[in-house]
Overview
The RNA shown here (c-di-GMP-I riboswitch aptamer) has 72 nucleotides and comes from uncultured Actinotalea sp. Of the family's consensus pairs, 94% are formed in the model. Its mean pLDDT, the model's own confidence on a scale to 100, is 87. RNAcentral holds the sequence, with entries from MGnify.

RNA sequence: GAAAAGGGCAAACCCACCGCGAGGUGGGGACGCAAAGUCAACGGGACCCACGUGGUCGGCCGGGCUACCGAA
Numbered sequence: 001g002a003a004a005a006g007g008g009c010a011a012a013c014c015c016a017c018c019g020c021g022a023g024g025u026g027g028g029g030a031c032g033c034a035a036a037g038u039c040a041a042c043g044g045g046a047c048c049c050a051c052g053u054g055g056u057c058g059g060c061c062g063g064g065c066u067a068c069c070g071a072a
Base pairs, nucleotide, nucleotide: 001069008033009032013028014027015026016025017024018023031059037065038064039063042062043061044060045057046056047055048054
C1' cells in the first nucleotide's frame, strides 16, 4: 500500500474445564479483522473483587516492538 496468489486470525452463541468475579484455556462456530501478532511493568479507558503495593480486557483508543506478500 495498487493488483494478485498462498494463506492467517476468530465476535456472538453452544459444550467441557479453570477462576469469587471481570475473564481465561480447549473444541465447535464466523461477526468481523491488513497486524484481530505481541507489550496491561508505555499512557489513557472500561470492567471485576476477597478492596490489597489486588486483578481482567491488546477484538476500546493512542503508542512501542516484531512480521507475510508486493507493482508503479